[in-house]
Context: one part of a larger RNA
RNA sequence: GACUGCUGCUAUGGGGGUUCGACUAAGCCAUGCAAGUUAGAGAGCCUCGUGCUCUCGGCGAACUGCUCAGUAACACGUCGAUAAUCUGCCUUUAGGUUGGAGAUAAUCUCGGGAAACUGAGGCUAACAUCCAAUAAGGGAUACUUUCUGGAAUGAUGUAUCCCCGAAAGCUUCGGCGCCUAAAGAUGAGUCGGCGGCGGAUUAGGUUGUUGGCGGGGUAACGGCCCACCAAGCCGAAGAUCCGUAGGGGCCUUGAGAGAGGGAGCCCCGAGAAGGACCCUGAGAUACUGGUCCUAGCCCUAAGGGGUGCAGCAGGCGCGAGACCUUUACAAUGCACGAAAGUGUGAUAAGGGAACCCCCAGUGCCAGUGGAAACGCUGGCUUUUUAUGAGGGUAAGGUCCUCAUAGAAUAAGCAGUGGGUAAGACCGGUGCCAGCCGCCGCGGUAACACCGGCGCUGCUAGUGGGAGUC
Numbered sequence: 001g002a003c004u005g006c007u008g009c010u011a012u013g014g015g016g017g018u019u020c021g022a023c024u025a026a027g028c029c030a031u032g033c034a035a036g037u038u039a040g041a042g043a044g045c046c047u048c049g050u051g052c053u054c055u056c057g058g059c060g061a062a063c064u065g066c067u068c069a070g071u072a073a074c075a076c077g078u079c080g081a082u083a084a085u086c087u088g089c090c091u092u093u094a095g096g097u098u099g100g101a102g103a104u105a106a107u108c109u110c111g112g113g114a115a116a117c118u119g120a121g122g123c124u125a126a127c128a129u130c131c132a133a134u135a136a137g138g139g140a141u142a143c144u145u146u147c148u149g150g151a152a153u154g155a156u157g158u159a160u161c162c163c164c165g166a167a168a169g170c171u172u173c174g175g176c177g178c179c180u181a182a183a184g185a186u187g188a189g190u191c192g193g194c195g196g197c198g199g200a201u202u203a204g205g206u207u208g209u210u211g212g213c214g215g216g217g218u219a220a221c222g223g224c225c226c227a228c229c230a231a232g233c234c235g236a237a238g239a240u241c242c243g244u245a246g247g248g249g250c251c252u253u254g255a256g257a258g259a260g261g262g263a264g265c266c267c268c269g270a271g272a273a274g275g276a277c278c279c280u281g282a283g284a285u286a287c288u289g290g291u292c293c294u295a296g297c298c299c300u301a302a303g304g305g306g307u308g309c310a311g312c313a314g315g316c317g318c319g320a321g322a323c324c325u326u327u328a329c330a331a332u333g334c335a336c337g338a339a340a341g342u343g344u345g346a347u348a349a350g351g352g353a354a355c356c357c358c359c360a361g362u363g364c365c366a367g368u369g370g371a372a373a374c375g376c377u378g379g380c381u382u383u384u385u386a387u388g389a390g391g392g393u394a395a396g397g398u399c400c401u402c403a404u405a406g407a408a409u410a411a412g413c414a415g416u417g418g419g420u421a422a423g424a425c426c427g428g429u430g431c432c433a434g435c436c437g438c439c440g441c442g443g444u445a446a447c448a449c450c451g452g453c454g455c456u457g458c459u460a461g462u463g464g465g466a467g468u469c
Base pairs, nucleotide, nucleotide: 001469002468003467004466006464007463008462009461012360013359014358015357016356017355019353020352021318027316028315029314031313032312033311036059037058038057040056041055042054043053044052045051066271067270068269076195077194078193079192080191081190082189085188086187090184091183092182093181094180095179096178097177098132099131100130101129107122108121109120110119111118112117137163138162139161140160141159142158143157146155147154169176170175197243198242199241204234205233206232209231210230211229212228214226215225216224246268247267248266249265250261251260252259253258273294274293275292276291277290278289296307297306298305299304324350326349327348328347332346333344334343335342336341363380364379365378366377367376368375369374385405386404387403388402389401390400391399412458413457414456415455416454417439418438423453425452426451427450428449434441435440
């Protein structure tokens, strides 16, 4: 000097931006909202409509949003591999969409329970469920042909045998769907090389450990798991252990080399009170799904239940430290829907905050007095201010345009002994009260304390304190 927080005093307007409970307590949370939607099906109500409600079904809810606790690891970055893999919706191509069956919810009847919820009986539908048909698919053996490739364990041909075994309709007849196979796109899983931290006052570590054979499991390779066999494997090029830490793009500073940081925005990862497990599903081991344990809180009729803001607001606590329990789906995007549309604390928009950057203003002219600063008188202008009208907007506004009035409504903070720009001015105090980054001032003429006046520096800011370069 620059940058990031905190803080004292002070403060007119406009524009822009990726600022605002990151640092401390990944501490705890009252209340409201943050994920629905639906030309499939059944029923009830009614104002009889493109209506409302309930239930079964479909798709979505694995996205978006939040946080950085853990993690020194293939978590991340980069370059590769998958001859070890999956992929709903979307696109392309080819083919198909046949015949049947039994239930069940809502509803009705009767119960249990304080509640949460739950039991029995009767009725009914589907794109829900099940059976069958055909097609498709998979495997084994034998023969070997061809292709790709660095390498067949891949693809492909023939024969035989075995296994499993698809579909759903609606229609205004335009179409929308459904099933199978192949290809693509997108997304994801897994594996490898290299790279990025401190400690040796941590030197040995390891028993599913290292490898093999056989199996289980997975979409998939693999000690991932299991039985048996062998005794291996890592390590001074730093294993193991301890400490610290989400990684990167980037950010700050610096001429650079470098050093410091990882908040905000973007990509990746991880987490959802602390742990463990799982169902559904193309996809989760699932923040506002389920079950269990632990700790906390709430209701209870004491039998039993409910809850998870590291979503948006908001509260308590912690602290030096951080905003409104606002408006709207108008725009952008996402989910569903054929569409109209519905939902969306994503997002957009406003409110608050001296968060950062940029622009502008706090007047001008004449006369007069004065050394000057400036004072007085008269006039001018209107950025701004006040009022009104219009525009704009989902609605508004502190937004935009115009009109009217009036210099009116707008300057502070720190310093003034040296370093260091600026007082040998006045008053007070009297080693007191106090100042001071350092040197040093103050004990009766203090250029150094406190006040006044003057002056200096910066200026809507200016000082103090902490951190980084």